[in-house]
Two RNAs folded together computationally: RNase P RNA and transfer RNA, 454 nucleotides in total. The coordinates come from a structure-prediction model, not an experiment, and the mean pLDDT is 80.
RNA sequence: GGAGUCGGCCGGGCAAUCGCGGUCCCGACAUUGUCGGGAACGAGGAAAGUCCGAACUCCACAGGGCAGUGUGCCUCGUAACGCGAGGGAGGGGCGACCCUACGGAAAGUGCCACAGAAAACAUACCGCCUCCGGCAACGGAGGUAAGGGUGAAAAGGUGCGGUAAGAGCGCACCGCGUCACUGGUGACAGUGGCGGCACGGCAAACCCCACACGGAGCAAGGUCAAAUAGGAAAGCGUUCUCGCAAGAGAUGAAGGAUGGCCCGUCCGAUGCUUUCGGGUAGACCGCUGGACCCCGCAAGCGAUUGCGGGGCUAGAUGAAUGAUUGCCGUCUCUGCAUCGCAGAGAUACAGAAUUCGGCUUAUGGCCGGCUCCGGCC
RNA sequence: GGGCCACUAGCUCAGGCGGUUAGAGCGCGGUCCUGAUAAGACCGAGGUCUGUGGUUCGAGUCCACAGUGGCCCACCA
Repeated sequence: GGAGUCGGCCGGGCAAUCGCGGUCCCGACAUUGUCGGGAACGAGGAAAGUCCGAACUCCACAGGGCAGUGUGCCUCGUAACGCGAGGGAGGGGCGACCCUACGGAAAGUGCCACAGAAAACAUACCGCCUCCGGCAACGGAGGUAAGGGUGAAAAGGUGCGGUAAGAGCGCACCGCGUCACUGGUGACAGUGGCGGCACGGCAAACCCCACACGGAGCAAGGUCAAAUAGGAAAGCGUUCUCGCAAGAGAUGAAGGAUGGCCCGUCCGAUGCUUUCGGGUAGACCGCUGGACCCCGCAAGCGAUUGCGGGGCUAGAUGAAUGAUUGCCGUCUCUGCAUCGCAGAGAUACAGAAUUCGGCUUAUGGCCGGCUCCGGCC
Repeated sequence: GGGCCACUAGCUCAGGCGGUUAGAGCGCGGUCCUGAUAAGACCGAGGUCUGUGGUUCGAGUCCACAGUGGCCCACCA
């Protein structure tokens, strides 16, 4: 100097003027409203996608079974998670380092196109070898799976022995399976014995195993106000007792309790469901202080946790958080006469809507550690 | 704000539990037919199956993440 890899930080600043939003204070009019003035405050690292997990609210206090969905090496962290940290195994890279939906294919079912002899019940096209026939080319019977060929994948691999040729047929090493011991919390690793191989791939195919999951979502839900045709049609249901009646009680049938079914539980009579039609488009609560943020110390490899101190400043609803000017900052380009100066241009992605913890995606720049290559001293 | 669905030729749609070169109708282009047009007959072009990555020997189809478009919802009785 070049190439790469990992991590951290910032997300422009200050001032003036004019505006917007809710809150508080003051004054006037007026009677809880309007107008005027003032004060402090007012988007993000992703506020996004809505992909996961929770808080909170209602449905019953969320119960049992089937079905369904999701997750899937181990340990730990956490309120929880499909997230994070550390580790194991496998894979990629010269390396720093990175990636992995990584349970089960000896429970069962299914699929493996084309090519090929054969795609999982094994099998034989060329070849090799033996025998028979034949002068020979070659033909027939049998053995074999080392070599060739097909394919994404061919029934353990390499070597030596062995054989008519061959073959786990025998042996050594590697792989695989299994048993024991040792180390480790564990995934797993190491060592030794045994087995001649029995077990091809696909579970982001059905499925099996283990674990988890009730549903809906702040348009949840609650209080009040306003308004009307307090409507119509269809379907289901309208049981029993007391009472003259109004009504009361019992039963718990239709139906409902937003999730697919069954059970259980609860509600349940001029009732419930669906459709059509009508009315209102208002106020308040929920609504922002919370598993919150910053700093220090301690524990831990780390995620994280504990203790102490300090801080808190959006809550809008046809939806505020903006615009202009000046100076400075950053980046790019150009010019000059090297440090540097001057000029021009640019300053990304984007916009809270109940609130948190993650993931993913979009995006401008700065800094540092480490690795490899090249040059010079 | 919340919930759900779809994306295949210019348009509307097929493609069943992955298999060789993805089809149909309308439209478009050419030729024939006709004096000419329409209708009709024959032929043809046109697709990276929304994008990226993954699983698999192999993906329009299975999985994940993005993008674009569309649908639904409040309260009163």

It holds a member of the Rfam family "Bacterial RNase P class A". Its family is annotated with tRNA processing, ribonuclease P activity and dimeric ribonuclease P complex in the Gene Ontology.